A computed fold for a 1513-nucleotide RNA from a Hyphomicrobiales bacterium, annotated as small-subunit ribosomal RNA.
[in-house]
């Protein structure tokens, strides 16, 4: 010098957002356990469970220098029966007496919520061994273990007798100190006390040993050490534990103790503790510390250390300095063992070890070498304390499993777009090294003389060789790390969110990758993150959360000023805060972990000195807070009594007659016995119209006609008085809407329940008719409401403006203005807020006090307590379950919400469909098959612009297998092919045969190309599946006017603005305004066509003029028509009006055309997992002698029936006959076919022209004229019969057409429903595609040619704005309750079982104490005896035990209550939109159920209207 260097978030509620709020994760730690794996060493740690039971061994002994005895062995002598014996000596075993130790050390955490522990103090104490001092250590005595002997007993053990020693025991003496009593001196104190001086009386000691130097012993003083006791403070949870206590609290006397003390006892008093939590219950050893954390805190109390408690369970004392004693004693109990059955023995929570329990925790090891302990003078002995070793990856730390080089980027694996990529310098190969381990050798420190368990250990040296040494978890996000295969909501995963239903980075496997590494994961627990209990550091209008409101106790907080004090506070000093740990600096093991030293720190407590600003306390003063007084004021403030009019109802009487009443519409009901209506009179009860007002009063609930009486509060002015008297307020207490309860009244109207009528699928409702409690009064309960401003009370401060209520002051023009208090409203700045919003009446900034909240559900429920007559209120959990529940705001969507607008949407019209017959498509049914698809609009004359075969995909049968088709290889042939005839067969196919033809290039080689046949393999093929894997294409909203972006601005944000508003338009079309300015995709325009004009060009078109002809036929011409190229034209351009001087709209002119001129093409962002794998393409899956290919026949054409779309009709606007004019657009060579002939006709036979402005189809039809005369017809044509025509290989199933005959239903169509706004509807025909043939369908074309639209209330669809929302899969949404089933936890429950505790009583072991002591008795004595002692006996206390009755906790329990969770169950539809009766709160009744109804309340109700207020120039 240092001991300072510190705080991270993420996932998950939503379509998205911001909040609130829970759940979960990432970190660290562990006495851990489990799974997989495992080379070495160091240091640590190792029964958390059964304080369960314990076999065996060891864990406390020692002293001969206290004492008596004296075994074995050895020596000497003697004897000997040669086995040995005896005596002496030595020796010292062994037990005993005695001393000290055994109260330490070691273990455990059961109990204990306590002076137990921690910390800091205190006085009334003891302390063996140790240290220091003083003074002593004299004289005696009697026993007793052992030994010997004799008994009892199985044993444990024990009785009698004899004998003996001591530092064992006893008596006497002495005693300065010491103890007791009394007297006394001085000091101290307010006093009691305490200390001290002196004196008198009384009392009390001792032990010896020996090597002669010491060790002992006694008394006493002091110290040290250790301990006992007392006190302040701190020390878990529960109030669903609120009262506890009788030795209890205190005093006096006595006893007891080492000592204080109810510690014990007698008496006296009646106290003591408690809301600052007593008592009770549950849990727990406490601390230093450990762990986590930025810290404050939280959790914890293994190892190490301090303290406590315990020692099988309970009680007890003895000994001792010290114990009520782990390895001592006695008793009781349970258990175990021995037993000869009579009795005995035992206590591992010491070290090892065993069983058991458990997920789980080690060796019956070595040594006293070190450190320490006991005894001893010492040697020494003992020491499972301790030091070591063993086992275990249990943890921390360190090391290793090789290093360099090495590209053909080997092989193998995996993936692949088939090219390659990756594993990967990784391997192999080459060159090196030897840490660790192995083997061999040397070999410590630990001990300063000896002594080493560890240990031949650590360390060092040498040798060989890459040699012996890598796994675990993960790879969807959080969270680092991706692919393939398998599986197919299965198997499985999962910490949270969530994966898996055929393309799974989420399951399993593999390859690859990431992380950590001798470990890695999982599980459990703690802290953190979590500011998610908030002291640091949160909240309460709407998210959870302000008591319904006052008064007020305790408590908390408190105005100005002066002085004192110094409790809090601040500063300095002193003591303590054990060591270890943490931190810092050094040092030692090779480093580290670990260890050692020094420091810092231990944030605390005690004490002392000082300061006095603030708080407190005491004393004084003050007036601004608060209150009193005086003068005014307003008021639905309260209570009681009286009184008034209107209305309803009832009664009486009159008039009067048939209805009244009620509703969406009705009915029940009343009425000819006279209702309703109306008039008059009477009765009764209840409520008080107008005034009336975001007006008033009150604490809240609440209060409304008028008068009187009593009474509370408030405001203003005056400033006379008091002098902080104040604020808040746990408990407490009072008031407290409606409903409800009790007793007694009252009862007009209204009206739960109830009855009836309706509505309805039902209607326990909404609606109607009745109607009882109740509503009213008096008295007494209840004590709750959306008791709301969802906003506790008080005080101060912080811009304004505009209303209104009650006072005051000033000014003047007398009607106002200015100003000030107290209320009550609106808007708004700062500020706050998640936002909404609040904003001097705060939800702003501060202070004080109270109440309350901590995810949703379970549940404001259960149990318990309190209150209540009851209903019930209040206080108030848990198990279990979910990953959300919630607030505000946003965008959508939706509404049986609102506003504006549009559309053949309605309306106004015209014509249809739905009825008939037929055609056609679909469903259904049938079938061998009736192939498949399309399904509200947006499937159904749709794919299909045309199924007899083919098509064809379906069915039956037959048949082929490299295949009908493509590419590649090999071999053969040189062609191939066409054609004639024939056989078998249903045909495919197979076999035979006649004739024609004899490939190209060429280097001249069967070389190349091409073709055919045969073979083998890759492959072909699939109208098989998935349109929910896809591309492409299409439908639809919708030709609706919308959909977006950039920059800027606003908002925390999702988002908003722009795009809204005022006008206008077909249009987000345009104009104006505007925090927007611009832009894009859409709209419009550009494109095609029709309508007018011009121009260019005239053949096949045209013909005015000139010729000509039957005929534009020909010459001629291109003016016209027409054709097809190019232009023009229309733009609200012009005028008037209107509008805002705009955009535009209305009218007019001109014009072929006028306000997008008509029609077409053109389809924004997107929606519907819309349609299509069967047009085509395509991923994946599936089939491969078949799900592929070929062929014949059949089917797609069936037929009880239902639906869609059409055709023809039902007739006179028509049928039939006749007549004969006028189109447009198309098509034509395997074709259109003029014209002629034949046939009644479909058609047939000839045959010209035309590859088309030339020829043909081609005739247009409705029209016009005549006839029929209202009929099932001269309507209608189905059906059927006969005979034909055409196409085609073939018309049976199954084509179209013709002629003759037949002549059905049908007389205009129920409910319902479709199209159309002008050249449109309606009506009429013509053409084309497909096609051999086949149209009532489809696509086009023209002819004739209407009616109506007042208008936007309603239906449908759409657009914009706004509003509500619990919807977002978006109303085909969401969602509630009963019932049924399964499972789970829980309440009640007759009882039953157990634990614990209390009270009363009984019993009373051992033991201490007290009494007695007649029995026994060595020490002493004054000796016939006594003192003293002991046994015995009695008593009090008391453990265990017993009886009875309570409290409390837990287990089980027939039955039963609700709750939760479950797959697609049943019944309804209560809530969310005005949710279809607005909802909700309290209460009461009712009902299968959500719920309904009454009364009062709230807005957290939509919409419209009104009122009031506010804002805006």
């Nucleotide at each position: 010098a240092a001991a300072c260097c510190u705080g991270a978030g993420a996932g998950u509620u939503u379509g998205a957002u911001c909040a609130u709020g829970g759940c979960u994760c990432a970190g660290a730690a562990c006495g851990a356990a489990c799974g997989c794996u495992g080379g070495c060493g160091g240091c640590a740690g190792g029964c958390c469970u059964a304080a369960c039971a314990c076999a065996u061994g060891c864990a406390a002994g020692u002293c001969g220098a206290a004492c008596g005895u004296g075994a074995a062995g050895c020596c000497u002598u003697c004897c000997u029966u040669c086995g040995g014996g005896a005596a002496g000596g030595u020796g010292g075993a062994a037990a005993g007496u005695g001393g000290c130790a055994g109260a330490c050390g070691g273990g455990u955490u059961a109990g204990u919520a306590a002076c137990g522990c921690g910390u800091g103090g205190g006085a009334a104490c003891c302390u063996a061994c140790c240290u220091a001092g003083u003074a002593g250590u004299a004289c005696g005595g009697a026993a007793u273990a052992g030994c010997c002997u004799u008994g009892g007993g199985a044993a444990a053990c024990u009785g009698g007798g004899a004998u003996u020693a001591a530092u064992a025991c006893c008596g006497u003496a002495u005693a300065c100190g010491c103890c007791c009593u009394c007297u006394u001196u001085g000091a101290u104190u307010g006093g009691u006390u305490u200390c001290u001086u002196a004196g008198a009386g009384g009392g009390g000691a001792a032990a010896g040993a020996u090597u002669u130097a010491u060790c002992g012993c006694u008394a006493u003083u002091a110290g040290a050490u250790g301990g006992g006791c007392c006190c302040g403070c701190g020390u878990u949870a529960g109030a669903u534990u609120a009262g506890u206590u009788u030795g209890u609290u205190g005093g006096u006397g006595g006893g007891g103790u080492a000592a204080u003390g109810g510690c014990c006892u007698a008496c006296c008093a009646a106290g003591a503790c408690u809301a600052c939590g007593a008592u009770c219950u549950a849990u727990a050893g406490c601390u230093g510390g450990u762990u986590u954390g930025a810290g404050a805190g939280g959790a914890u109390g293994a190892u190490c250390a301090g303290c406590a408690a315990c020692a099988c369970u309970g009680g007890g004392a003895c000994u001792g300095a010290g114990a009520c004693a782990c390895g001592g004693c006695c008793c009781a109990g349970a258990c175990u063992c021995c037993u000869a059955c009579g009795g005995g023995a035992g206590g591992c929570a010491g070290c090892a070890g065993u069983g058991g329990g458990g997920a789980a925790u080690a060796u019956u090891g070595g040594a006293c070498a070190a450190u320490g302990g006991g005894c001893g003078a010492a040697a020494g002995c003992c020491u499972g304390a301790u030091c070591c070793a063993g086992c275990c990856a249990u943890g921390c730390c360190g090391c290793g499993u090789g290093a360099g080089u090495g590209a053909u980027g080997a092989a193998g694996g995996c993936c692949c777009u088939a090219g390659g990529g990756u594993u990967g310098u990784a391997a192999a190969g080459c060159u090196c090294u030897u840490u660790c381990a192995a083997u061999g050798g040397u070999g410590a420190a630990g001990a300063u003389a000896a002594u080493g368990a560890c240990g031949g250990u650590a360390a060092c040296c040498a040798u060989a060789g890459a040699a012996g040494a890598a796994g675990c978890c993960c790879c969807g996000g959080c969270u680092a790390a991706c692919u393939u295969c398998g599986u197919g909501c299965c198997a499985g995963c999962a910490g949270c969110c969530g994966c898996g239903g055929u393309a799974a980075u989420a399951c399993g496997a593999a390859g690859g990758g990431g992380g950590c590494u001798a470990g890695c994961g999982u599980u459990g627990u703690u802290c953190g993150g979590a500011a998610u209990u908030a002291c640091u550091g949160g909240g309460c209008g709407u998210a959870a959360a302000g008591c319904g409101c006052g008064c007020g106790u305790a408590g908390g907080c408190g105005g100005a000023u002066u002085g004192a004090u110094a409790a809090g506070u601040u500063a300095g000093g002193g003591g303590u805060g054990a060591a270890a740990u943490c931190c810092c600096g050094a040092g030692g093991c090779u480093c580290a972990a670990c260890c050692u030293c020094g420091g810092a720190a231990c944030u605390g407590c005690c004490u002392u000195u000082a300061a006095u600003a603030c708080u407190g306390u005491c004393a004084g003063u003050c007036u601004c807070g608060a209150g009193u007084c005086c003068g005014g004021a307003a008021g639905a403030g309260g209570u009681g009594a009286g009184u008034g009019g209107a209305a309803c109802u009832c009664c009486u009487a009159g008039u009067g007659u048939a209805g009244a009443g009620g509703u969406g519409g009705a009915a029940u009901u009343c009425g000819u016995a006279g209702a309703u209506a109306u008039u008059a009179g009477g009765a009764a009860g209840a409520a008080c119209a107008c005034c009336a007002g975001u007006g008033g009063c009150g604490a809240a609930g609440g209060c409304g006609g008028c008068u009187c009486a009593c009474u509370g509060g408030u405001c203003c002015g005056g400033u006379a008085c008091u002098g902080a008297c104040g604020c808040u307020g746990a408990g407490g207490u009072g008031c407290g809407a409606a409903a409800g309860c009790g007793u007694g009244g009252g009862g007009a109207g209204c009206a739960a329940a109830c009855a009836g009528g309706a509505u309805u699928a039902g209607a326990u409702a909404c609606c109607c008719u009745g109607g009882u409690a109740g509503u009213c009064c008096a008295c007494g309960c209840c004590g709750u409401a959306a008791a709301c401003g969802a906003u506790g009370g008080a005080a101060g401060c912080u811009a304004g403006c505009c209303g209104u209520u009650g006072g005051g002051a000033g000014a003047u023009u007398u009607a106002u203005c200015u100003u000030u208090c107290a209320g009550u409203g609106g808007c708004g700045c700062a500020g706050c807020u998640a936002a909404c919003g609040c904003a001097u009446u705060a939800a702003g900034c501060u202070u004080c006090c109270c109440g309350c909240c901590u995810g949703g559900g379970g549940a404001g429920u259960a149990c318990g307590g309190u209150c209540g007559c009851a209903a019930g209120a209040u206080u108030a959990a848990a198990a279990c379950u979910c990953a959300a529940a919630u607030g505000a705001a946003u965008u959508g969507a939706c509404g049986g919400g609102g506003g504006c607008c549009c559309g053949c949407a309605c309306a106004a019209g015209c014509g249809g469909u739905g009825g008939a017959g037929c055609a056609u498509g679909u469903g259904g049914u049938u079938u061998a098959a009736u192939u498949c698809g399309a399904a509200g609009c947006a499937a159904c004359g749709c794919g299909a612009a045309g199924a007899a075969c083919c098509u064809u995909a379906c069915c039956a049968g037959c048949u082929c297998u490299u295949g009908a088709c493509a590419u590649a290889c090999c071999a053969a042939u040189c062609g191939c092919g066409g054609u004639u005839a024939g056989u078998g067969g249903a045909g495919a196919c197979a076999c035979u045969u006649u004739c024609c033809u004899u490939c190209a290039g060429u280097u001249a080689g069967g070389c190349u190309g091409g073709a055919u046949u045969g073979g083998a393999u890759a492959c072909a093929g699939g109208u098989g599946c998935u349109g929910c894997a896809u591309g492409g294409c299409u439908g639809u909203c919708g030709u609706c006017a919308g959909c977006u972006c950039g920059u800027g601005u606003c908002g925390u944000g999702a988002g908003a603005u722009g795009u809204u508003g005022g006008g206008u338009u077909a249009a987000g079309u345009c104009c104006c305004g505007c925090a927007a300015c611009g832009a894009g995709c859409g709209c419009a325009a550009c494109c095609c066509u029709c309508g007018c004009c011009c121009u260019u060009a005239g053949u096949u078109g045209c013909c005015a003029u000139c010729a000509u002809u039957u005929a534009g036929u020909u010459g001629g011409g291109c003016a016209c028509u027409c054709u097809a190229g190019g232009g023009g034209g229309a733009c609200u351009g012009c005028c008037g009006g209107u509008g805002a001087u705009a955009a535009g709209c209305c009218g007019g002119a001109g014009g072929a055309a006028g306000g997008u001129g008509g029609g077409g093409a053109u389809g924004a962002c997107g929606u519907c997992a819309a349609g299509u794998c069967a047009u085509c393409a395509u991923g994946g899956c599936c089939c491969u002698u078949a799900c592929g290919g070929g062929c014949u026949g059949g089917g797609c054409u069936a037929c009880a029936c239902a639906c869609g779309u059409g055709c023809u009709a039902c007739a006179a606007u028509g049928g039939c006959g006749g007549u004969g004019a006028c189109a447009g657009a198309g098509g034509g060579c395997a074709g259109c076919c003029a014209c002629u002939c034949c046939g009644c006709g479909a058609g047939g036979a000839g045959g010209a022209g035309c590859u088309a402005a030339u020829c043909c189809c081609u005739a247009a039809a409705a029209g016009c004229c005549g006839u029929c005369u209202c009929a099932g017809u001269u309507c209608g044509g189905a059906u059927u019969g006969c005979a034909c025509u055409c196409u085609g290989c073939a018309a049976c199933u199954c084509g179209a057409g013709u002629g003759c005959a037949u002549g059905a239903a049908g007389u205009c169509g129920g409910a319902a429903u479709c199209g159309c706004u002008a050249g449109u509807a309606a009506u009429c025909g013509c053409a084309g595609a497909u096609c051999a043939g086949c149209a009532u369908g489809c696509u086009g074309c023209g002819g004739u040619g209407a009616a109506u639209a007042c208008g936007u209330u309603c239906c449908c669809g759409g657009g914009c704005c706004u509003u509500g929302u619990a919807c977002a899969c978006a109303c085909c949404g969401c969602c509630c309750g009963u019932c049924a089933c399964a499972c789970c936890a829980u309440g009640g429950g007759a009882g039953u079982u157990g634990g614990u505790u209390c009270u009363a009583c009984c019993c009373g072991a051992a033991g201490c104490c007290g009494g007695u002591g007649c029995g026994c008795u060595a020490a002493c004595u004054u000796u016939u005896a006594g003192a003293g002692g002991c046994a015995g006996c009695c008593g009090a206390c008391c453990a265990c035990g017993g009886u009875a009755g309570g409290g409390u906790c837990a287990g089980c329990g027939a039955c039963u209550g609700g709750g939760g969770u479950g797959a697609a169950g049943u019944c309804g539809u209560a809530a969310c939109a005005a949710g279809g009766u607005a909802g909700c709160c309290g209460u009461a009744g009712g009902g299968g159920a959500a719920c309904c109804u009454g009364c009062g309340g709230c807005u957290g109700g939509a919409u419209c209207a009104c009122c009031u207020c506010c804002u805006u120039u």
The organism belongs to Hyphomicrobiales, within Bacteria. The prediction has a mean pLDDT of 83.